[in-house]
RNA sequence: ACCCGACAAAGGCACCCCCGUCGCGAGGCGGGUUCGCAAAGCCAGGGGCCUCCCGGAGGCAGCCCGGCCGCCGAA
Repeated sequence: ACCCGACAAAGGCACCCCCGUCGCGAGGCGGGUUCGCAAAGCCAGGGGCCUCCCGGAGGCAGCCCGGCCGCCGAA
């Protein structure tokens, strides 16, 4: 360094729901909350699901695959 992921250590993020706000909507953002997460950090490339003002345009990365970066160091 890579693989790997522990009743380790320091931390981190935050489901559902509620409030406010933006959006036709799926949903996004902020606050509360804390089900969980070793990438629950980022990317819409592939699949899948969802929405609509449906020849198309969007959304979901906490659905799966893939890519990139990253804390720690037991077996």